[in-house]
RNA sequence: GAUGAACGCUAGCUACAGGCUUAACACAUGCAAGUCGAGGGGCAUCAUGUCGGUUGCUUGCAACCGAUGAUGGCGACCGGCGCACGGGUGAGUAACGCGUAUCCAACCUUCCCCUUACUAGGGAAUAACCCGUCGAAAGUCGGACUAAUGCCCUAUGUUCUCCCUUGCAGGCAUCUAAUUGGGAGCAAAGAUAUUUUUCGGUAUGGGAUGGGGAUGCGUCUGAUUAGGUUGUUGGCGGGGUAACGGCCCACCAAGCCAUCGAUCAGUAGGGGUUCUGAGAGGAAGGCCCCCCACAUUGGGACUGAGACACGGCCCAAACUCCUACGGGAGGCAGCAGUGAGGAAUAUUGGUCAAUGGGCGGAAGCCUGAACCAGCCAAGUAGCGUGCAGGAUGACUGCCCUAUGGGUUGUAAACUGCUUUUAUGCGGGGAUAAUUGAGCCUACGUGUAGGUUUUUGCAGGUACCGCAUGAAUAAGGACCGGCUAAUUCCGUGCCAGCAGCCGCGGUAAUACGGAAGGUCCGGGCGUUAUCCGGAUUUAUUGGGUUUAAAGGGAGCGCAGGCGGCCUUUUAAGCGUGUUGUGAAAACCAGUCGCUCAACGACUGGCUUGCAGCGCGAACUGAAUGGCUUGAGUACGGACGAGGCAGGCGGAAUUCGUGGUGUAGCGGUGAAAUGCUUAGAUAUCACGAAGAACCCCGAUUGCGUAGGCAGCCUGCCAGGCCGUUACUGACGCUAAAGCUCGAAAGUGCGGGUAUCGAACAGGAUUAGAUACCCUGGUAGUCCGCACGGUAAACGAUGGAUGCCCGCUGCCGGCGAUACAUUGUCGGUGGCCAAGCGAAAGCGUUAAGCAUCCCACCUGGGGAGUACGCCGGCAACGGUGAAACUCAAAGGAAUUGACGGGGGCCCGCACAAGCGGAGGAACAUGUGGUUUAAUUCGAUGAUACGCGAGGAACCUUACCCGGGCUUGAAUUGCAGGCGAACGAUCCAGAGAUGGUGAGGCCCUUCGGGGCGCCUGUGAAGGUGCUGCAUGGUUGUCGUCAGCUCGUGCCGUGAGGUGUCGGCUUAAGUGCCAUAACGAGCGCAACCCCUCUCCGUAGUUGCCAUCGGGUAAUGCCGGGCACUCUGCGGACACUGCCUCCGUAAGGUGUGAGGAAGGUGGGGAUGACGUCAAAUCAGCACGGCCCUUACGUCCGGGGCUACACACGUGUUACAAUGGGGUAUACAGAGGGUCAGCCGCCGGCAACGUCGGUUCAAUCCUUAAAGUGCCUCUCAGUUCGGACUGGGGUCUGCAACCCGACCCCACGAAGCUGGAUUCGCUAGUAAUCGCGCAUCAGCCACGGCGCGGUGAAUACGUUCCCGGGCCUUGUACACACCGCCCGUCAAGCCAUGAAAGCCGGGGGCGCCUGAAGUCCGUGACCGCGAGGGUCGGCCUAGGGUGAAACCGGUGAUUGGGGCU
Repeated sequence: GAUGAACGCUAGCUACAGGCUUAACACAUGCAAGUCGAGGGGCAUCAUGUCGGUUGCUUGCAACCGAUGAUGGCGACCGGCGCACGGGUGAGUAACGCGUAUCCAACCUUCCCCUUACUAGGGAAUAACCCGUCGAAAGUCGGACUAAUGCCCUAUGUUCUCCCUUGCAGGCAUCUAAUUGGGAGCAAAGAUAUUUUUCGGUAUGGGAUGGGGAUGCGUCUGAUUAGGUUGUUGGCGGGGUAACGGCCCACCAAGCCAUCGAUCAGUAGGGGUUCUGAGAGGAAGGCCCCCCACAUUGGGACUGAGACACGGCCCAAACUCCUACGGGAGGCAGCAGUGAGGAAUAUUGGUCAAUGGGCGGAAGCCUGAACCAGCCAAGUAGCGUGCAGGAUGACUGCCCUAUGGGUUGUAAACUGCUUUUAUGCGGGGAUAAUUGAGCCUACGUGUAGGUUUUUGCAGGUACCGCAUGAAUAAGGACCGGCUAAUUCCGUGCCAGCAGCCGCGGUAAUACGGAAGGUCCGGGCGUUAUCCGGAUUUAUUGGGUUUAAAGGGAGCGCAGGCGGCCUUUUAAGCGUGUUGUGAAAACCAGUCGCUCAACGACUGGCUUGCAGCGCGAACUGAAUGGCUUGAGUACGGACGAGGCAGGCGGAAUUCGUGGUGUAGCGGUGAAAUGCUUAGAUAUCACGAAGAACCCCGAUUGCGUAGGCAGCCUGCCAGGCCGUUACUGACGCUAAAGCUCGAAAGUGCGGGUAUCGAACAGGAUUAGAUACCCUGGUAGUCCGCACGGUAAACGAUGGAUGCCCGCUGCCGGCGAUACAUUGUCGGUGGCCAAGCGAAAGCGUUAAGCAUCCCACCUGGGGAGUACGCCGGCAACGGUGAAACUCAAAGGAAUUGACGGGGGCCCGCACAAGCGGAGGAACAUGUGGUUUAAUUCGAUGAUACGCGAGGAACCUUACCCGGGCUUGAAUUGCAGGCGAACGAUCCAGAGAUGGUGAGGCCCUUCGGGGCGCCUGUGAAGGUGCUGCAUGGUUGUCGUCAGCUCGUGCCGUGAGGUGUCGGCUUAAGUGCCAUAACGAGCGCAACCCCUCUCCGUAGUUGCCAUCGGGUAAUGCCGGGCACUCUGCGGACACUGCCUCCGUAAGGUGUGAGGAAGGUGGGGAUGACGUCAAAUCAGCACGGCCCUUACGUCCGGGGCUACACACGUGUUACAAUGGGGUAUACAGAGGGUCAGCCGCCGGCAACGUCGGUUCAAUCCUUAAAGUGCCUCUCAGUUCGGACUGGGGUCUGCAACCCGACCCCACGAAGCUGGAUUCGCUAGUAAUCGCGCAUCAGCCACGGCGCGGUGAAUACGUUCCCGGGCCUUGUACACACCGCCCGUCAAGCCAUGAAAGCCGGGGGCGCCUGAAGUCCGUGACCGCGAGGGUCGGCCUAGGGUGAAACCGGUGAUUGGGGCU
């Protein structure tokens, strides 16, 4: 895009066209084929006339009864014509059925037209009617009468047919045959009327129409259908037919069809045309037209011009109906209609007015053909549902919102206009022309024309006019992408959507609703089907190295294709013309319905087939030639080419003998095994079988498989060279034939080695494996089978053409001995070109031609079934159901690897000290609890948020209160200072009492506070997977990118790779890259040295003063120090190495040396890492509570487990005593000091400091004394008693002091952590938080002050390059098979059931035909009986197809 459609929602009108696709299923009822009285006898019915009678009665009329065929007519009957058309359906049919072209000298044709001739005489029947028989009916039988355009006989016979004769002519052999003569045979019907007429009848010829037959070509699928056929193929002779013919029959011959697809099976009416498509094609065959076939199923004939007959007959079968049970009737695939089936398809309508048909002389009759109407959006086309104006872009509503607004929206209201349609009223005669009757005209008495009259179903319709009044008329689907159109709410992997991809797990543009929008519009969507897109079956117009796809190879029949020149032909081919190619359809133009759809006319088209000419390039055919393709001969070398035979040495094993002694062998390590009966080892000799080291190579040969010691024989081959010969003899190759590795099979040999199966030993969780010891088939030979391989170059063969460079092999040349030419083969690298790329590239995967084979998404499956082959194993051929949305190729970037290379890191190693064992502290898990609030959970949670949980904090629990609320604030109203000592109730919050108690003012009020109302509140409630911000980690690892250029179809690459170097993508060199950015480094801070400057609160060398003493004072700023500003370090210098960068050195110098040390600083990113409880914030949730206030409790629980720490276990120590030396920091309602008291914590009093000013014992260390190896003078937990301090308050639940008590613990399993120098270890000091403190924590400070690093194999982590990948959520990946369970389709299966076709036998209706003495008939003839054939039926044995089947096999999905 389309449809004979269906379904859902919706629906105003008109025109045109359409309407059982399914059950060729069954049918109630009505209608669909009759007509002619001008063929006939007649008269049931109707009408008229006549006659008779009766009645009403007016001489006559009317009614009734009877008679009469006399008339109009006419039921039934005889007869003629029609019924073979028209109408329906598509079951069958793969066929001369259909289409197209040709032929019939091999044919028929009623009615119609033309020509010629005729239409004479006679006869016998029969139906109807009448009388009877039988029957329920349908119907039937008998008797008697009778007519015809019914039937028969005779005559005539133009013609015609047949036989004989003649024989022009033809293609002249057969044969046909004009013409002549003779013989035989065959006709007829009348009707009408007033008449001539008119209509008929018979015979013949011609025409027209319709039919019959024959042939060429075309006409679906299957080879898992390969052979079929016996009247079959042909002949001779007959029969039959309209006619040809095995159509049928007798005889004879053995043919005929078929891989160019016979036969069989499945499916199907064919064509014009229709849909689609650019076309070529593909699909279809409804309506309309042509042809065919069929009429319940099967068979058969009759009649007739025509049938083997839809509304005829006979028979058989099934079904239905009637019946008195004896017997009968029927055939909607005609029009309506009914049932059934189905997703689904209409009225039991009108009319013969027109068109057409039948009959008739005609009027006319009949016509479900036809024309109309009805129903149905089921299709196409047209029209309408208003048009114009109208912005404060109105109000309200819905919706959204950032609350400003936006949108619906010129939409509405409102104003003006129009009236198609609708409704009402009125007008309106095209389709009509006939026929008949009357009249007129023309010519030949009949026909033609004109005129008058008559005739309309649709229908009072189309159309026209008037009136009314926007009045009567809009929906469907969609809005994630494809694909035009987006927001909110609800839902929460639910409900649902979905054509494909896919949406939905709490912010869904995808579900449902709404608003808005988009598309189409009297329709819109969905479903089904066809074509297109799909170059996705490729003729136009595809492919086969790796995506599916080259046969394992060769030979070769058919087939296809084929070198150069000449001549001929004209089959193909080209061109001209003729015929045909129906109409409709299609295309163009014009015209008609108001337009359009639709219709009419004209032209084109109909690409085809056939005939007749012309042409001769190409193909074919024929002819003659040629040599270059192909082949033969000759010469020369070449080779693991094949077959057969012979020979050889080394090795292995075995045997014999010798030597010799304890092991051998084997492995990662072992064991099984062998061995004192002497192995292994070694020497000699012997035996056997198999294989041929080195040479040896991208070597060579062969068609492929394949071929390797040496020699001989036979066979074959390609190559080169040169002439000679043949003269296209060629290429390819379906079938076919042959060869064909290894394994395997059969028979017979052989058997040294190796070695499936098997046995044992190991390994292992197991080990039916890998390893080891043995070992049978086999491995070897002969003969035979089998016929497959990653049979690979994953690349079929042949021929020609197209740049090069460089090796090797086999030949032949030329040479200046440098080299070089040519032919054939075999390799490597490349240009062009090709290719998706990888790559190929004269050995093509390039450019072309020819032939063969093969492919068409993955799985199922190379499976099943069938067939063929095979001894078997198995091979060849080779599906479907079902299922998935992918499977696959090449390349890219990552990630990964028990891949490789290089490198780094307290990563290992080397060391030092710890943890893991004890007690305690602290955090976590778990458990418990009313609550033990919450978060953090490998590294990267666990002395973490918390740098201070007794109350508070506090978020948790219990209880008691409040509700605009504990806090903040706007507006309105009211009230009043606010505040509130005291007392009372209460656990408190709170409630009550209430002494006391304002300010400013312009006098309006304001400030401040309380109450009420209202708008905001409040939430440590949820979501860190909606977020911001911040943080951890990889990692202070050296990486991560960009611009331009270049390369690539692209993803992407290059740069950033390579070499060297570095702590470093640090730098240098190289380089299709050149530069740049974020990182590194540096810049910043602290520290280390020096200089300058400034000296107070710091310092004191010099001068002076003073003290018991002290920088205490004057003074000074030199030093220390402090603040500020500078300098210094850069591989700068030297040695060696290196191109350089750089490296190296017990180098120099220097306070410091190669980043001097430390800090801050954290690239692109990763972990949906952490945090909604620090803060902020979207959404959701609570609102007399999930908010808020208060009291108490809890966060401190305790069988247990883990992390982080502290103290120890002691003598490098504990205790006592004496004594020396820091740095950094802190300090006002607080710190500190002094005196005094107290053993002490601490207390009273006094003093001092807002600080370089005052305060702040350093400890380890050192000296002396003591302890003497023990659960101790170690260790200090736990517990008892007594106190101090903070605080409203130390019970749960604080710290500290004193006295007493004195637990575990004697250096810690597997395992594990930190640290490379002022580091580890060890020692003390300070600070924050803080009333106090559970601090042994955290953050800082200084004192003392080590050991070790061979090195990078290994563990962990990381960086760069490279490689493989089926991974990309990225190895914590992906993924295989069994088993378990559910579902689905399918194979096999004892069988069972069904179907169509064929065959044999039996039986055999009707009917044609043949035969037929008795019967019937005057006769013609009929009947009877018999026979042949056949439908059908019965029966039998097979084959084929389908269904089903306990059980069973594999497969798919989950």
Model confidence (mean pLDDT): 81 of 100. Small-subunit ribosomal RNA from an uncultured bacterium, 1454 nucleotides, folded computationally. The sequence is in RNAcentral, with records from ENA and SILVA. Rfam family: Bacterial small subunit ribosomal RNA. Its family is annotated with structural constituent of ribosome and ribosome in the Gene Ontology.